[in-house]
RNA sequence: GGCCGGGUCCUUUGGGCGGUCGGCUCGUGAACCUGGUCAGGGCUUGAUCGCAGCAGCCAUAAGCGUCGCUGUCCGCGCCAUUGGUCGCCUGGCCGCC
Numbered sequence: 001g002g003c004c005g006g007g008u009c010c011u012u013u014g015g016g017c018g019g020u021c022g023g024c025u026c027g028u029g030a031a032c033c034u035g036g037u038c039a040g041g042g043c044u045u046g047a048u049c050g051c052a053g054c055a056g057c058c059a060u061a062a063g064c065g066u067c068g069c070u071g072u073c074c075g076c077g078c079c080a081u082u083g084g085u086c087g088c089c090u091g092g093c094c095g096c097c
Base pairs, nucleotide, nucleotide: 001094002093003092004091005090006089007088008087009084010083013080014079015078016076017075018074019073021071022070023069024068026065027064028063034059035058036057037056042051043050
């Protein structure tokens, strides 16, 4: 000096980890101004039927919570991956002095 390789640096793509904000699942959840069923009681009727309907029960709205599943966005001297200058470091082979 030449060839090949590795590392660093930058870059491409993916994953992992952490965080934000959602969706799903589940739970909870309305004295009355949600629904259903409406004991009691009330009204109505000659009587029956009926009417409205508190409590209770059931189901839920907004909200709150959610081990778990999933999506978005952000981050990271994490793991891998694509390419790049020869900028730097380094290894091997060959040649020359």

The RNA shown here (Bacterial small signal recognition particle RNA) has 97 nucleotides and comes from a Phycisphaerales bacterium. Its mean pLDDT, the model's own confidence on a scale to 100, is 81. Lineage of the source: Bacteria > Pseudomonadati > Planctomycetota > Phycisphaerae > Phycisphaerales. It matches the Rfam family "Bacterial small signal recognition particle RNA". Rfam's curators write: The signal recognition particle (SRP) is a universally conserved ribonucleoprotein involved in the co-translational targeting of proteins to membranes. It is annotated as a non-coding RNA gene. Rfam links the family to the GO terms signal recognition particle, plasma membrane targeting and SRP-dependent cotranslational protein targeting to membrane, signal sequence recognition. The sequence was found by an Rfam model in a public genome assembly.